The prediction has a mean pLDDT of 88. The RNA shown here (c-di-GMP-I-GGC riboswitch aptamer) has 77 nucleotides and comes from a Dehalococcoidia bacterium.
RNA sequence: UCCGAAACAGGCAAACCCGCUGAAAUGCGGGGACGCAAAGCCACGGGUCCGCCACGCGGAUAGCCGGGCUGCCGAAG
Numbered sequence: 001u002c003c004g005a006a007a008c009a010g011g012c013a014a015a016c017c018c019g020c021u022g023a024a025a026u027g028c029g030g031g032g033a034c035g036c037a038a039a040g041c042c043a044c045g046g047g048u049c050c051g052c053c054a055c056g057c058g059g060a061u062a063g064c065c066g067g068g069c070u071g072c073c074g075a076a077g
Stems, first nucleotide, its partner, number of pairs: 002077001003074002011036002016031005034063001040069003044066003047061006
């Protein structure tokens, strides 16, 4: 470095419920844990979702995949 343990420490938090935000997809806060070794960050490519004046334009999604940047722990190989 690759790798990722029936390991340690620490971390994140799906569905659902409550409140707020937005036209919507969504997002934020609280509760809550299905999961996650990048479930940390970036809309660059593809996908999906919302809207519109629809060969396109604007928006959303990083917990759909790829890519980029950064990073905790340390058994075996």

Record summary: The organism belongs to Dehalococcoidia, within Bacteria.